The RNA shown here (Glycine riboswitch aptamer) has 124 nucleotides and comes from Curvibacter sp. The source organism's lineage runs through Bacteria, Pseudomonadati, Betaproteobacteria, Burkholderiales and Curvibacter. The model forms 89% of the base pairs in the Rfam consensus. The coordinates come from a structure-prediction model, not an experiment, and the mean pLDDT is 77. RNAcentral holds the sequence, with entries from Ribocentre. Rfam family: Glycine riboswitch aptamer. Rfam describes the family as follows. This family represents the bacterial glycine riboswitch. Its family is annotated with glycine biosynthetic process in the Gene Ontology.
RNA sequence: CGACACCCCACUGGAGAGAGGCCGCAAACUUUGCAGCCCACCGAAGGAGCAACCCGCAGUCUGCGCACCCCUCGUGCAUGCAGGCCCGGCGAAUCUCUCAGGUAAAGCGGACAGCGGGGGCAGC
Numbered sequence: 001c002g003a004c005a006c007c008c009c010a011c012u013g014g015a016g017a018g019a020g021g022c023c024g025c026a027a028a029c030u031u032u033g034c035a036g037c038c039c040a041c042c043g044a045a046g047g048a049g050c051a052a053c054c055c056g057c058a059g060u061c062u063g064c065g066c067a068c069c070c071c072u073c074g075u076g077c078a079u080g081c082a083g084g085c086c087c088g089g090c091g092a093a094u095c096u097c098u099c100a101g102g103u104a105a106a107g108c109g110g111a112c113a114g115c116g117g118g119g120g121c122a123g124c
Stems, first nucleotide, its partner, number of pairs: 001123001006119004011114003018039001020038003024034004040103003046099001047097003054089003059085006065077004
C1' cells in the first nucleotide's frame, strides 16, 4: 500500500399473520396504549433440529486370501484388504420447529440486499 471471508457504523429497500374474545389499569372521550388469561395464526430478530460428504471405532454381512471336500454346494482358518449395514462425531439453509418474538394503519422490530465508511487479514 492493501484484497476476499468476517466484524462494526450510517443511509436506502425490506415480507407474513386476528383492528380476535374476556378483564384490569392509564390517558382519552368512546378511541388509544399497556399488563394478564384464552382461542386462532405468521416466520425474516434471536434460539433449536438435520442431508450428503468427511472422520472414527466395536459389531455384523459379503467379497478377495488359505485349507478341507470327487465336483457343486458347503465348512473351517486368518482377522490382512475392500465394500455394505449399524453406532458415534463434525455437519447448511430463506428447509423444519414455533421456545422466544410477532399478527389494521402509523410506530418499533425485521432475515436479507444495495451503496458508503471503518476495522481486519492474505499478499506486495